[in-house]
Molecule: Bacterial RNase P class A
Organism: Desulfuromonadales bacterium
């Protein structure tokens, strides 16, 4: 100097001018209601004055988990669904941290839907003899028989056919029945042996653990795939702020059907069964009508920021300090000007031994993705580039 890897932070801005919004507090005034000891007090509404506040890292998706609200309590089982290495964090999670195992990269580092294939079923195209219980295409060996050549007449060699043995060699394929070597065999084969690898059984050491490492025995030695069905382990009431609560107002106390009144209809809102409870007379369904108003829930939180301690870390404890949108068809905007930031050049001039670096000024381009709606913790997706710190690889100069 170039290329790469990881962690953290902030949030595309600032100022001015003109006009325009939402909410809070305050000074003053007006209206109205209630109380009154008649001085006044309080509530609500309106206008004005002054002072503060007013979108995000994802507010998006609605994919997970909760807080909160309602269903009288939410018991057992089946079906269904989710998760899947270990330990820890958390309110919880399918999230996070560290580690283990496997894989990728020269490396810094990155990725994993990571229990079980000896419970069972399914699938593995094409090629190949054969891809789940086996199998013989080319081969190798033996016997029979035909035939040719040689012959020291014992036999040797070649070819075709049939029968048997074999899986060591070759071929096909992503993958073909452990590997290397020796013995043995008619030829071969863990058939036997030595070493190695895997499996199973077992012991020592280290670790909270997943696991790692060092031994011993054993011829046990035929795949892969479960983000295929399945098996195993763990977990799972439901619905949702359009939840729910209060006030006001209006209507048609409308019409029909079924079941039931102690021989119990119906209900307890994911499906089914059992159980339990409510229900002492109504319940369910269909058609039709009315109200679509106002207030609340609604922002003080598993809260932000700072410091100390503990922990490898995620995070926790303690202390200090702060209040940071609450709209209600939906507010923070529009215009103009000056700067800022990023980037691409030109560049007076400056630094350095060098490789190289900086740069007044000046010209061009860019300034993204995108707007809360009960709240919070995650995940995923979109996007402008910036700053800080650490590390790896390669090149050049001294």
């Nucleotide at each position: 100097c170039g290329g790469a890897c990881a962690a953290g932070g902030a949030c595309a801005g600032a100022c001015g001018a003109u006009c325009g919004c939402c909410g809070g507090u305050u000074c003053g005034c007006c209206g109205u209601c209630g109380c009154u000891u008649c001085g006044g007090c309080g509530g609500c509404g309106g206008c004005u004055u002054a002072c503060g506040g007013g979108a995000g890292g994802a507010a998006a998706g609605u994919c997970c988990g909760g807080g909160c609200u309602c269903c009288g309590c939410a018991g057992g089982g089946c079906a269904g669904g989710a998760u899947g290495g270990u330990u820890c964090c958390u309110a919880a999670c399918g999230g996070g941290a560290a580690c283990c195992g496997g894989g990728g990269g020269u490396g810094a580092c990155c990725c994993c839907a990571g229990g079980g294939a000896u419970a069972g079923u399914g699938c593995c195209a094409c090629a190949g003899a054969a891809a789940g219980c086996a199998g013989a295409c080319c081969g190798c060996c033996u016997g029979c028989c035909c035939c040719c050549g040689c012959u020291u007449c014992g036999g040797c060699g070649a070819g075709a056919g049939c029968a048997g043995g074999u899986a060591a060699g070759g071929g096909u394929g992503a993958a073909a029945g452990g590997g290397u070597g020796a013995g043995g065999u008619a030829a071969g084969a863990g058939c036997u042996c030595a070493c190695c690898a895997g499996g199973c059984u077992u012991g020592g050491c280290g670790g909270u653990g997943a696991c790692g490492u060092c031994g011993a025995g054993u011829g046990c030695u035929u795949g892969g795939u479960a983000a295929a069905c399945c098996c195993c382990a763990u977990c799972c009431g439901g619905a949702g702020c359009a939840a729910g609560g209060c006030c006001g107002a209006a209507u048609a106390g409308g019409g029909g059907a079924g079941c039931g009144u102690u021989u119990g209809a119906g209900g307890a809102c994911g499906g089914c069964c059992c159980g339990u409870c409510c229900g002492a007379a109504g319940c369910u369904c269909c058609c039709g009508g009315g109200u679509u108003g106002g207030c609340u829930g609604c922002u003080u939180g598993a809260g932000a920021c700072c410091g100390u301690c503990g922990g490898c870390a995620a995070c926790g404890a303690c202390g200090g300090c702060c209040c940071u949108a609450g709209a209600g068809g939906a507010a923070u905007g529009a215009u103009c000007g000056u700067c800022g930031c990023u980037u691409c050049g030109c560049a007076a001039c400056g630094g350095g031994u060098a490789a190289c670096c900086g740069a007044g000024g000046u010209g061009g381009a860019g300034u993204a993705c995108a707007g809360a709606a009960c709240c919070c913790g995650g995940c995923u997706u979109a996007u402008g580039g910036c700053c800080u710190u650490g590390u790896c690889c390669g090149g050049c100069c001294a």